[in-house]
Model confidence (mean pLDDT): 85 of 100. Small-subunit ribosomal RNA, central domain from an uncultured prokaryote, 350 nucleotides, folded computationally. The full RNA is in RNAcentral, with records from ENA.
Context: one part of a larger RNA
RNA sequence: CUGGGCGUAAAGCGCACGUAGGUGGUUUAUUAAGUCAGAUGUGAAAGCCCCGGGCUCAACCUGGGAACUGCAUUCGAUACUGGCAAACUAGAGUAUAGAAGAGGCAAGUGGAAUUUCCAGUGUAGAGGUGAAAUUCGUAGAUAUUGGAAGGAACACCAGUGGCGAAGGCGACCAUCUGGACGAGUAUUGACGCUGAGGCACGAAAGCGUGGGGAGCAAACAGGAUUAGAUACCCUGGUAGUCCACGCCGUAAACGAUGUAAACUAGCCGUUGGGACCUUAGGCUUCAGUGGCGCAGCAGCUAACGCACUAAGUUUACCGCCUGGGGAGUACGGCCGCAAGGUUAAAACUC
Numbered sequence: 001c002u003g004g005g006c007g008u009a010a011a012g013c014g015c016a017c018g019u020a021g022g023u024g025g026u027u028u029a030u031u032a033a034g035u036c037a038g039a040u041g042u043g044a045a046a047g048c049c050c051c052g053g054g055c056u057c058a059a060c061c062u063g064g065g066a067a068c069u070g071c072a073u074u075c076g077a078u079a080c081u082g083g084c085a086a087a088c089u090a091g092a093g094u095a096u097a098g099a100a101g102a103g104g105c106a107a108g109u110g111g112a113a114u115u116u117c118c119a120g121u122g123u124a125g126a127g128g129u130g131a132a133a134u135u136c137g138u139a140g141a142u143a144u145u146g147g148a149a150g151g152a153a154c155a156c157c158a159g160u161g162g163c164g165a166a167g168g169c170g171a172c173c174a175u176c177u178g179g180a181c182g183a184g185u186a187u188u189g190a191c192g193c194u195g196a197g198g199c200a201c202g203a204a205a206g207c208g209u210g211g212g213g214a215g216c217a218a219a220c221a222g223g224a225u226u227a228g229a230u231a232c233c234c235u236g237g238u239a240g241u242c243c244a245c246g247c248c249g250u251a252a253a254c255g256a257u258g259u260a261a262a263c264u265a266g267c268c269g270u271u272g273g274g275a276c277c278u279u280a281g282g283c284u285u286c287a288g289u290g291g292c293g294c295a296g297c298a299g300c301u302a303a304c305g306c307a308c309u310a311a312g313u314u315u316a317c318c319g320c321c322u323g324g325g326g327a328g329u330a331c332g333g334c335c336g337c338a339a340g341g342u343u344a345a346a347a348c349u350c
Stems, first nucleotide, its partner, number of pairs: 004321003007304002012318001014201001017198001021194003025088004030083002033081002035077002038074005049065006091191001092188005098181001103177002108172002110154001115149007125136002162169002206247006215241002220236004258317006268293005299306002323350003332343004
C1' cells in the first nucleotide's frame, strides 16, 4: 500500500433535478498518452542480503557480487484504456395514433351529518358515567316538524386497488397541466449513468400579516377518581385545526434497505396495455410486456429472514460508519422574525 462494512448490531442524505468530477454501447482506421518489452545512462559510499578472507571464535573489520523494485533518454509492440476521424443502432431521446389513474394547480356545484338561530307541537326532565357530579332546563330544555345561516370533512363505492421522486393524493363537473405505460412505424445517432458543491420540493406542529371559525381540541377552569391525581373519565373551553400570502426545513420523512444497469428455477393472484382463438360474452390457450403482491428453489445471511421489486452474482458513481456515555451537546460559522435548524468537537468517565 492492498484488504472491512451500512434491513434489525455503528452506518443510505426525506426526496428529486443538476454543475464540476468520476465513469461509459458496437465497428473500422489512425495515434502511441496510459500499458507492455529491449537497450543506454543514472540510481555516491557505507548498511541490509549472498559467496569468500582476517583478528583462536564471535561481535567487529574487509574483498567481490547481488540488490537499489526508481528516474530519464531512445528503439519497438498495439490486445485493452485514452485522444483524433468516420460510421452503426441493441442504450437514451423525439414524432404519430391509443388507453388507465384519489398525479398537480385553480374555479364552480352537490347531498348527508354536527352546531347555532327562527317558528310550531309538547312537558319535566335532559345530559353524562363503572357509579356520580360539575353542566343544560318551567325565562319551556331534551324529543319532534318546518325553515334559515355558517364552516369543515367527503359515508357506501374501497380493494396487500390506482397515481406520484418523496412528502403525499379520495364527493361531482369542466378548463389548464406533469409523468409513467402498451402496439406498430419513422427519426436523432451514445446525446448515457452517477453526482461533491448548488438549487427546487418537502407530513404534522410552530411563526408573521389579514380573513374565517361548525365540529374537534393543547393550554386553562370546574366535576369526579385517589393516600395524593398538576393524569387517565366527565362538563366546558382558547390558541390551533380551515383560507390567502410569506417563513420554518424537521419526523420511526421506514421497505429502518441510495441511484442506474446486466445476469440468475419454476408457479400463483391482482392491475394497465397488446396478440391469438372464438364469439356477442366470457372461457381457454399461446408467447410476451409495464406495475403491485403472496408463497417458494439455488444462492446469501450471525440468525431472523431476503429470494427477477434480492439482503443472490457483477459493474459505475455518490452518501455514511469505526466502543458506551459526555453529545447530535459546547464553541465558532451559516440559515431563521422567533422557536430553532445545520455543520460539529474536547476534557472527563466506564